[in-house]
Two RNAs folded together computationally: RNase P RNA and transfer RNA, 428 nucleotides in total.
Rfam match: Bacterial RNase P class A. By type it is a ribozyme. Its family is annotated with tRNA processing, ribonuclease P activity and dimeric ribonuclease P complex in the Gene Ontology.
RNA sequence: CGGGCAGCCCAGGUGGCUGCGCAUCGAUUUCUUUCGAUGUGAGGAAAGUCCGGGCUCCAUAGGGCAAGGGUGCCGGAUAACGUCCGGCGCAGGCAACUGUAGGGAAAGUGCAACAGAAACACACCGCCGAAACGGGUCAUGCCGUGGCAAGGGUGAAAUGGCGAGGUAAGAGCUCACCGGCGCCGUGGAGACACGGCGGCCGUGUAAACCCCACCCGGAGCAAGACCAAGCAGGGAACCAAGUCUGUAGCCCGCAGGCUCCCGGAAGGUAGGUCGCUGGAGGCGGCUGGCAACAGUCGUUCGAGAUAGAUGGUCACCGAAUACAGAACCCGGCUUACAGAGCUGCCCGAGCU
RNA sequence: CGGGGUGUAGCGCAGUUGGUAGCGCGCUUGGUUCGGGACCAAGAAGUCGGGCGUUCGAGUCGCCUCACUCCGACCA
Numbered sequence: 001c002g003g004g005c006a007g008c009c010c011a012g013g014u015g016g017c018u019g020c021g022c023a024u025c026g027a028u029u030u031c032u033u034u035c036g037a038u039g040u041g042a043g044g045a046a047a048g049u050c051c052g053g054g055c056u057c058c059a060u061a062g063g064g065c066a067a068g069g070g071u072g073c074c075g076g077a078u079a080a081c082g083u084c085c086g087g088c089g090c091a092g093g094c095a096a097c098u099g100u101a102g103g104g105a106a107a108g109u110g111c112a113a114c115a116g117a118a119a120c121a122c123a124c125c126g127c128c129g130a131a132a133c134g135g136g137u138c139a140u141g142c143c144g145u146g147g148c149a150a151g152g153g154u155g156a157a158a159u160g161g162c163g164a165g166g167u168a169a170g171a172g173c174u175c176a177c178c179g180g181c182g183c184c185g186u187g188g189a190g191a192c193a194c195g196g197c198g199g200c201c202g203u204g205u206a207a208a209c210c211c212c213a214c215c216c217g218g219a220g221c222a223a224g225a226c227c228a229a230g231c232a233g234g235g236a237a238c239c240a241a242g243u244c245u246g247u248a249g250c251c252c253g254c255a256g257g258c259u260c261c262c263g264g265a266a267g268g269u270a271g272g273u274c275g276c277u278g279g280a281g282g283c284g285g286c287u288g289g290c291a292a293c294a295g296u297c298g299u300u301c302g303a304g305a306u307a308g309a310u311g312g313u314c315a316c317c318g319a320a321u322a323c324a325g326a327a328c329c330c331g332g333c334u335u336a337c338a339g340a341g342c343u344g345c346c347c348g349a350g351c352u
Numbered sequence: 353c354g355g356g357g358u359g360u361a362g363c364g365c366a367g368u369u370g371g372u373a374g375c376g377c378g379c380u381u382g383g384u385u386c387g388g389g390a391c392c393a394a395g396a397a398g399u400c401g402g403g404c405g406u407u408c409g410a411g412u413c414g415c416c417u418c419a420c421u422c423c424g425a426c427c428a
Stems, first nucleotide, its partner, number of pairs: 001348008010339001012317007020041008043323001047334002050332005055220004062252004068216005073087005088102001089100004103211002108209002110205003124152002126148003132145004160178002163175003179201002181198007224274004241259007267427003281300008353424007362377004371408001379395005401417005
C1' cells in the first nucleotide's frame, strides 16, 4: 500500500427568533384561568411482540387424575430465559475467524411419491457351473433343481468404502488401510480426545408420532385500587339444592352471580385521582474470574403525556442527509438503518 | 396499548399421516342461433404474501418478516 476478519462508540453542534409538555417558585384571579422566571424533556433500536422476569388480580395460584406446551452437546453466569460466556464435536476459510434446533433411529410405530426386480432381505439385465443332484447332445450351461451379488441399469438413498488374496463365480470369506459400532485402558470436572482389542457392520427421517431428562397455573396497567356522575321497584334470606362465571380439561375444593326466563342481556356513564416511574438504574475506581459476571467504594438523578408535549425557521461549522418516535417497568433476541470515528488481528506485496 | 385470526388463478373458497394444487363464478376459442343469452365441447391462467432453514422432496414442518382484519373501557 492492497484485500479481509472481529469488536466498540457517535447518531449533529453553536447562536438568534418563535412555539409545546411536566416540575418548582412568583404574580393574577378565584367558576378558575392567564402570565412570567428557572430547571428538564425519546431510541439504539423507543419497533416486531418472539422469549424471560418484576408488578397486579384470580384462594401467592389448594388436592387427585389426565392431557398440553417448551427446552435439548458439556460446564458456568443470571432474578429468569429459548439469552450470555468459556469449551467439545461437525462444517466452511490459506489465515484472522465464522456457522451450527448438536439427546435417542440395535424400545416401538409410521413414511420413503415417481422410477426401479426390490425401499428390510430383492434379482430385471447379468455372472457361475469337470461346486453338488437329475436329464440331454456329435459337441457347447443345452434344460431343470440350484450357487452369487462383483458389474450394468433405477433412484436422493441399494446392505460400509477401497485394494489385494481367495473362488466355479462370488461374498468381511480372509488380510492391510479408512469410516462406524461395542468393550477395555489412559487423560479430562464433563462434552470428548488418544491408544488397544473385537469382522460386530443396510439407509434416511424425531423442525413425523414417540422415548429419555429437565422446566411450565391463568390473565394482563383497558392488570388493579379509590372517588364522582347517572339508569333500572322494594323487602326477606344468606342454609340446602340447582345452574352459570372464574381458577384454561375432568372430579373435589374455593370465590362470586342468579333462582320464572331472557343474563353480565337490556340500561347508564364515557369524568377525575392513584398505579406512574429511583431502578436487577447510570458512570468511574479497586478486588476475584480466561470470560459472561460478582463483590465493594465513590459519585450521579436523566420524560411521565391521556387525542397524547419534545416542534418550526434562519445563519455558521467541509456535508447534515439514515432507520425511526416513549405510553407500567426491566433483561435479552430479531428486524430496519445515511454518514463519521476508534481499537485489535490475519493474508499478500514492496521498502528500511 | 394488549390479545387473536387470515393471506392459494381476476373474484369467492377447498387442500392432513409432506410426494409435482383443485372447485364455483368469471375469461379465451369453437359449436348451436337470424343475432344475443342460456346450453355443449375444448383451453388458458397460480415461483401458494416474502425470505432463510429441516428434508431426497415443503402450500403443508421450524424461524424471521410484510400486509390485511377482528376483539378488548367502566357502573351495578